[in-house]
Context: one part of a larger RNA
RNA sequence: CUGGGCGUAAAGAGUACGUAGGUGGCCCUGUAAGCGUAGGGUUUAAGGCGACGGCCCAACCGUCGUUCGCCCUGUGAACUGCAGAGCUUGAGUGCUGGAGGGGAAGGCGGAAUUCCUAGUGUAGCGGUGAAAUGCGUAGAUAUUAGGAGGAACACCAGUGGCGAAGGCGGCCUUCUGGACAGUAACUGACACUGAGGUACGAAAGCGUGGGUAGCAAACAGGAUUAGAUACCCUGGUAGUCCACGCCGUAAACGAUGAGCACUAGGUGUCGGGCUCAUAAGAGUUCGGUGCCGGAGCAAACGCAUUAAGUGCUCCGCCUGGGGAGUACGCACGCAAGUGUAAAACUC
Numbered sequence: 001c002u003g004g005g006c007g008u009a010a011a012g013a014g015u016a017c018g019u020a021g022g023u024g025g026c027c028c029u030g031u032a033a034g035c036g037u038a039g040g041g042u043u044u045a046a047g048g049c050g051a052c053g054g055c056c057c058a059a060c061c062g063u064c065g066u067u068c069g070c071c072c073u074g075u076g077a078a079c080u081g082c083a084g085a086g087c088u089u090g091a092g093u094g095c096u097g098g099a100g101g102g103g104a105a106g107g108c109g110g111a112a113u114u115c116c117u118a119g120u121g122u123a124g125c126g127g128u129g130a131a132a133u134g135c136g137u138a139g140a141u142a143u144u145a146g147g148a149g150g151a152a153c154a155c156c157a158g159u160g161g162c163g164a165a166g167g168c169g170g171c172c173u174u175c176u177g178g179a180c181a182g183u184a185a186c187u188g189a190c191a192c193u194g195a196g197g198u199a200c201g202a203a204a205g206c207g208u209g210g211g212u213a214g215c216a217a218a219c220a221g222g223a224u225u226a227g228a229u230a231c232c233c234u235g236g237u238a239g240u241c242c243a244c245g246c247c248g249u250a251a252a253c254g255a256u257g258a259g260c261a262c263u264a265g266g267u268g269u270c271g272g273g274c275u276c277a278u279a280a281g282a283g284u285u286c287g288g289u290g291c292c293g294g295a296g297c298a299a300a301c302g303c304a305u306u307a308a309g310u311g312c313u314c315c316g317c318c319u320g321g322g323g324a325g326u327a328c329g330c331a332c333g334c335a336a337g338u339g340u341a342a343a344a345c346u347c
Stems, first nucleotide, its partner, number of pairs: 003319004007301002012315001014200004021193003025087002028084004033080002039073003043069001048066007090190001091187003094183004102176007109153001114148007124135002161168002205246006214240002219235004257314006265292012296303002320347003329340004
């Protein structure tokens, strides 16, 4: 390289949008570029194959026949392409509906913790395996009333919902995205994938300004211990929160790329529709989300109409372990670092 693979053995990019490219529904007409094709032309010698012959045989050599493919011409038009005309089932739009922690901004609310003020009240509180540090007669803890401030939203809550992923949960308002069901009015293949590219992207971290109740890296003290730079305890700063700007990584996981089609069932649940019905319902259909299970697949575990089954299209990725996701170079970044990515050597 051909190939074989990618849930767990090496391997699906964190996710989406989209450029080039690749691929592409049904029908008709034309064309003849690709592809294949009847016939004709051309096709040095050697070589290959077959037959016969010459060296005793063979290797080797000779003669005859034949084959292979290229090119030219040309018949024909199924498939692919191209051009033209059309179709509606793919895709999209319209209309009618209901569901939702989808996103952004603004406002409001109650519970709790902490702190402050005042009242009641007195010797303890707190903490642990046990203690101590700590707090408290300058009146703590407990309890009552009032106030301040920040952060998070108990119950509802559910293998429930929404979102491309990250993720999203008190209530109300405004702005706004998507999905789904029904209808069948409109467009008429407008589609799928997507190298580069662009956008989004938890937590931590970074910059500037604010905020800081609780929690809490670092740090301090008390314990434990042989030691204890820990686990436990008392404190406590960054940070956690907000605004704007960076960072661009995660076991970013379903460790499972996207799209389409096909292939037994059973049962739960969420959002719609239809039919039956007196009814909490029953049946059916579309879309989601779970469990179980057959064929098939699989090394096994298991997957199994939400496939890891059967096929097609496109992209990404893997190719023994270590060295190493490192060095060097380049790009990006304020930095931390990130992306890309080897080799020697060694087993």
Small-subunit ribosomal RNA, central domain from Eubacterium sp. AB3007, 347 nucleotides, folded computationally. The full RNA is in RNAcentral, with records from SILVA.